A computed fold for a 1467-nucleotide RNA from an uncultured Ktedonobacterales bacterium, annotated as small-subunit ribosomal RNA. Its Rfam family is "Bacterial small subunit ribosomal RNA". Gene Ontology terms of the family: structural constituent of ribosome and ribosome.
RNA sequence: GAGUUUGAUCAUGGCUCAGGACAAACGCUGGCGGCGUACCUAAGACAUGCAAGUCGAACGGGCGCCAAUUUUUCGGAAUUGGUGUGAGUGGCGAACGGGUGAGUAACACGUAGGAACCUGUCGUUGAGUGGGGGAUAACGCGGGGAAACCGGCGCUAAUACCGCAUGAAGUUCGAUGGAGGGAUCCAUUGAAAGAAAGCAGCAAUGCGCUCGAUGAGGGGCCUGCGGCCGAUUAGCUGGUUGGUGGGGUAAGGGCCUACCAAGGCGACGAUCGGUAGCUGGUCUGAGAGGAUGGUCAGCCACACUGGGACUGAGACACGGCCCAGACUCCUACGGGAGGCAGCAGUUAGGAAAUUUUCCCAAUGGGCGCAAGCCUGAGGGAGUAACGCCGCGUGCAGGAUGACGGCUUUCGGGUUGUAAACUGCUUUUCUGUGGGACGAGUAGAAGACGGUACCGCAGGAAGAAGCCUCGGCUAACUACGUGCCAGCAGCCGCGGUAAUACGUAGGAGGCGAGCGUUGUCCGGAAUUACUGGGCGUAAAGAGCGCGUAGGUGGCGCAGUACGACCUGUGUGAAAGCCCCCGGCUCAACUGGGGAGGGUCAUGGGUAACGGCUGUGCUGUGAGUACAGGAGAGGGGAGUGGAACUCCGGGAGUAGCGGUGAAAUGCGUAGAGACCCGGAGGAACACCAGUGGCGAAGGCGGCUCCCUGGCCUGUAACUGACGCUGUGGCGCGAAAGCUGGGGGAGCAAACGGGAUUAGAUACCCCGGUAGUCCCAGCCGUAAACGAUGACCACUAGAUGUGGGAGGCAUCGACCCCUUCCGUGUCGUAGCUAACGCAAUAAGUGGUCCGCCUGGGGAGUACGACCGCAAGGUUAAACUCAAAGGAAUUGACGGGAACCCGCACAAGCAGCGGAGCGUGUGGUUUAAUUCGAAGCAACGCGCAGAACCUUACCAGGGUUUGACAUGCAAGCGCACCAGCCGUCAUGGGCUGUACCCGCAAGGGACGCUUGCACAGGUGCUGCAUGGCUGUCGUCAGCUCGUGCCGUGAGGUGUUGGGUUAAGUCCCGCAACGAGCGCAACCCCUGUCGUUAGUUGAAACUCUCUAACGAUACUGCCACUUCUAAAGUGGAGGAAGGUGGGGAUGACGUCAAGUCAGCACGGCCCUGACAUCCUGGGCUACACACACGCUACAAUGGCCGCGACAAAGGGCAGCGAACUCGCAAGAGGGAGCGAAUCUUCAUAAACGCGGUCUCAGUUCGGAUUGGAGGCUGCAACCCGCCUCCAUGAAGCUGGAGUUGCUAGUAACCGUAGGUCAGCACACUACGGUGAAUACGUUCCCGGGUCUUGUACACACCGCCCGUCACACCACGAAAGUCGGCAACACUUGAAGCCGCCAGGCUAACCUCAUUAGGAGGAGGCAGGCGUCGAGGGUGGGGUCGGUGAUUGGGGUGAAGUCGUAACAAGGUAGC
Repeated sequence: GAGUUUGAUCAUGGCUCAGGACAAACGCUGGCGGCGUACCUAAGACAUGCAAGUCGAACGGGCGCCAAUUUUUCGGAAUUGGUGUGAGUGGCGAACGGGUGAGUAACACGUAGGAACCUGUCGUUGAGUGGGGGAUAACGCGGGGAAACCGGCGCUAAUACCGCAUGAAGUUCGAUGGAGGGAUCCAUUGAAAGAAAGCAGCAAUGCGCUCGAUGAGGGGCCUGCGGCCGAUUAGCUGGUUGGUGGGGUAAGGGCCUACCAAGGCGACGAUCGGUAGCUGGUCUGAGAGGAUGGUCAGCCACACUGGGACUGAGACACGGCCCAGACUCCUACGGGAGGCAGCAGUUAGGAAAUUUUCCCAAUGGGCGCAAGCCUGAGGGAGUAACGCCGCGUGCAGGAUGACGGCUUUCGGGUUGUAAACUGCUUUUCUGUGGGACGAGUAGAAGACGGUACCGCAGGAAGAAGCCUCGGCUAACUACGUGCCAGCAGCCGCGGUAAUACGUAGGAGGCGAGCGUUGUCCGGAAUUACUGGGCGUAAAGAGCGCGUAGGUGGCGCAGUACGACCUGUGUGAAAGCCCCCGGCUCAACUGGGGAGGGUCAUGGGUAACGGCUGUGCUGUGAGUACAGGAGAGGGGAGUGGAACUCCGGGAGUAGCGGUGAAAUGCGUAGAGACCCGGAGGAACACCAGUGGCGAAGGCGGCUCCCUGGCCUGUAACUGACGCUGUGGCGCGAAAGCUGGGGGAGCAAACGGGAUUAGAUACCCCGGUAGUCCCAGCCGUAAACGAUGACCACUAGAUGUGGGAGGCAUCGACCCCUUCCGUGUCGUAGCUAACGCAAUAAGUGGUCCGCCUGGGGAGUACGACCGCAAGGUUAAACUCAAAGGAAUUGACGGGAACCCGCACAAGCAGCGGAGCGUGUGGUUUAAUUCGAAGCAACGCGCAGAACCUUACCAGGGUUUGACAUGCAAGCGCACCAGCCGUCAUGGGCUGUACCCGCAAGGGACGCUUGCACAGGUGCUGCAUGGCUGUCGUCAGCUCGUGCCGUGAGGUGUUGGGUUAAGUCCCGCAACGAGCGCAACCCCUGUCGUUAGUUGAAACUCUCUAACGAUACUGCCACUUCUAAAGUGGAGGAAGGUGGGGAUGACGUCAAGUCAGCACGGCCCUGACAUCCUGGGCUACACACACGCUACAAUGGCCGCGACAAAGGGCAGCGAACUCGCAAGAGGGAGCGAAUCUUCAUAAACGCGGUCUCAGUUCGGAUUGGAGGCUGCAACCCGCCUCCAUGAAGCUGGAGUUGCUAGUAACCGUAGGUCAGCACACUACGGUGAAUACGUUCCCGGGUCUUGUACACACCGCCCGUCACACCACGAAAGUCGGCAACACUUGAAGCCGCCAGGCUAACCUCAUUAGGAGGAGGCAGGCGUCGAGGGUGGGGUCGGUGAUUGGGGUGAAGUCGUAACAAGGUAGC
């Protein structure tokens, strides 16, 4: 920086990504070189080899060889010398180098210092090195043992060991003097003790040795400061803290010991637990930080585990010793041996890591005089793309843009100059020739290595992959798949058109690598020091008092702790950064520089903070005095109203309660009314965003005790202040303990209702409790969701309590000021809402608290509590949860308004029969679609065949239909015949145009190829069209303005309208789509024209043009506007009536079967043709109609009046026939023209029927006919005769209609061969009612709430059931760790004893190898002591039948708690 909460927005907030890094691992792939790196796990176990030896110039002897001499039994032997060598004595080294990180939270490390120390070898320097002695390995002899190895006896040397002498300096003790506070130091002096080793060399001399001094380097010890987590670890400590004496050490010290004192550490985190080697550095980051400590370097620790010392300059010792333990091995069972965390290597573990290599040539180390020896340190090579760096896999040309692939709108595009092809080059490679540096030295000496490097030759030759392509994030198409298979870092893709899965083509990125996983930092200002927050998002503790701490008014003086300035020391090397250099470059590496600390220290400054001292003050805080208000607190007393109960009176049938009821009370007398009494609790009016209190909270009146506050005065103190971890106190209600009290109210509980249920809401009862006393509890939406204190920053207005001023009769008003409490508001702040001197503004001080949601304020532990409960995590899980505001939608929210929406009416539907449609069922098929309103007399303006899409059966296959190509034919068309159920099939006859002909064309047929065809699927891929909200009055835009923004404003408001219609107002001004108007019909008049109206026609009519109506006029109302009401005139009056006209959009609404069209599917079949059947089925159900149920009627007769249409395959007159349907007939008419369809009917007049299942009603059925048509069986219409069903006005419910309307009546048309109760249109007769807008439905505007936005058909909660996951509890059970008590107690150091053993020295004695002593040793005892045992506890962990809640899981169960007044406001 981005993605992700939303319809959108801002902010909060988490999650995720892009970057860098790695001792990495895994997958795919892999050409070369250089430089690095390589068991992060089991500090598991280890076979084998090697990793520390060396010195003969310290020593004796053995052995081999050589020489000389002597000797000889000629084999040899001895001696001397030289040389080599194994073992031994002795010296030095082995304490370095190498490994590892287990332990360690510690003076272990880092840094800066300190004083009481040691130091082999080395440097400098001083002094010395005289003279003796006794042993002992080796060796020899002889034994034990399997071995390891061990005794005995005997010989021997030394630079091994021991006395003596000397000894400056040194050590100890003493004396004198000096310095110092002292410890102590210096000088002079005395005494005592205390050293030594030789070897080489002809020699010179060299190397050694001894005692000192000093230096360098190394080491031991002490201290300040610095660097992990946990308080669900709060107290720890007995050598503990200090002192004195003693001991011990190289050295200070409780390091050890005896005694004495009672200290020491800790909230600035002791103790305990967990984790961890520390650092230079490394990675990251702008930095501050964070993370890390592998390689390299410094330090530490460890060496199988634990303990211990010995030797030594140095160890408590990786390749030494002793003991204990575990493990492994050998064994003759008696005993022994071992320690790869050295280099290789094995095994185990693990995601995971190399050769049992070469060399000491170099660097370095040990020993040695040296030569030299040793060196798995080191130098090299090998293995591994593990990392970093470099190089290559070719370069140039090459278009008809080849083939192939992919794709396509079929034209093409792309792969792509890519390839082929032509030319060139040779890094690397292969072969071959030469051939190093590393070796500073007189010479020699190279593991790497015939390597690097150089020359020549050959040949583009041998050398490219991996990941990705929905957004973030660079890169897109096709096919396959079809919520499948799969992908996924987050958001999320996949349910038939997937740029997200798989594959392909193409593209992007990186490249000998590329991805994935893991880890760290970054982004993350997401722990905020730099650099965050806390009214509502997470977050102010319920409130106060106050300890520690933090912080602090105005002067002066001093100090110099902080602070600041300037030096000095140090901050190892390497690394990082800069400069220069060396490998061809780079990585790598050499040299130089810079930088780095909260460090130490010297000097300085004195403003600020600190400290010390001294002052000041109406300038913070406090005191005093004078006034003042108040439900502030505690105690005692007292009052009236109401209520209930009790008693009495009077009185009668109800009372009470609810939406309606019932339970309940009442004839044993209630309720209502009156009187009297008792009791408990609470205090009406006053009463007020009034008062008081820190908060909780406090309300009748009086008295007593008592806290705080305000004002005034300016007398006193003189910074005494503020905040406040821990602590202490107070703390509503409920609850708890004990004792009282109990009127009313009232959890629980009982009953009555409501309800599907009703463990609720409502009703009748009712116990704890509510009240008092004493004691607990300690919580709350304890809220202003706003910690306390101080200062500053416009105003306006109300109110409570004071003071002052002006003025006055008067504190009436007014003005000023202080304290409190409200409202509005500027700046400012805020995500917004809002806050705004009572801040959420601007600053300061201190405290508390927050860090995604859920899990959870839960579990465990601990403390408090009688209990209830308070303090407070993690696993796991989600990609959000949450705030404010916006636009909608919605509400059993509010306001206004409209509509045949209700109401008022009229006629219906719902009941009957029939028609039609639909569902269902049935069927071979009953083709398909339409589905609440807005599907259901709908698509269908008309299914007998056709239609037709369905079914059965039978045919056809370039096809029933279109276009093109190739070849062949001329059987074409038409007519006829045969045959079939039918399509089909076969046969016969006949032919057009151009051209001389051949031939060509048209047409048709056959064959073949392209293709046709599909009412097959997808209306959720689409176009077009349509329905619906709705003819509702709305929907938007430009510019401006407001808002961070979504968005708002305009369009809201006041009026008005049918209307966003118009007017007024207004940060809006305009505009568009809608409304209206323009168009058509109709109503009046005029003008013109005129076929027609049987003739005529001013007239009617037809058609065209025009006029008229505009609230224009008057009055009133409203605001003077818009407009409304009434009136005049007028045929018509406020849109005159009707129609056409349907805004932005909504419903993935309807239609792929009207048509078109993408994609998919079928192709001897899902195409096409034919016959027959079906779409007409029928227990049922619904929708829309028709006809009725009758007398406002039916029937019969007579009579009257329309409009609008149709008509040539047509309408069809007269006339004739038939009861009729109809038939014959054919005039007239392509129609204002016709004897056309065509008599309009209701109606009028007259007659009849007389309330009945009828002279109502006509279903159904029988018979006879007619018409259309190829054909009326399934399945048409009509006529006549006969038959004469249901039905007597229709339950719940429901539809239409406000005037020429409803209702009733007929007429015509389209479709159509025929078929109309449907549809469309036409006229005739012609009503009733509308108080009104409470309610139902739909709609509009504004407002309000919202947890809804798929928008209430929304959202969403809990139990139960199922699956999985993590966690808690649990009788127990298993284990780890660290302590404690007792016991046992190895090695070993120390102490004591030492009667046993005993060379050096001493004494005696002397020759006994004598005695005694000193000293030493074995052995014994004791302290300490690893480990073991026993025991009771602590703590942590594993496991555990069962159990508890929690989390998660497309479509389970029950209810409906919450979101709207969520239907009982919620919490």